[in-house]
Predicted 3D model of a 110-nucleotide RNA (SAM riboswitch aptamer (S box leader)) from a rhizosphere metagenome.
RNA sequence: CUUAUCCAGAGUGGCUGAGGGACUGGCCCUGUGACGCCACAGCAACCGGUUUCCGGGUCCGCCGGGGCGCCGGUGCUAAAUCCAGCCGGGAACAGGCCCGGGGAGAUAAG
Repeated sequence: CUUAUCCAGAGUGGCUGAGGGACUGGCCCUGUGACGCCACAGCAACCGGUUUCCGGGUCCGCCGGGGCGCCGGUGCUAAAUCCAGCCGGGAACAGGCCCGGGGAGAUAAG
């Protein structure tokens, strides 16, 4: 940089000791212990793997879809990516609503 996904799911213990949720605003988590690190456990199914399933194809290797989660590579385990941010549409007219698209970010594969 490209493509896909992001309203589902999954936490305990130890060490440490004040911040954290990317940014900004809001809102929230946090000495009943944040962030981080370690151990173990778990979730998921992106990739490898696997498959007595479906379809296609070749002389045979194979290709597409579905399934699995025993094994491997990542990822993840407060809140929708916590919400919004820019543009457009709708509703409403003192309450901050609904919808579509985009931007930014995260993860995977290339």

Model confidence (mean pLDDT): 83 of 100.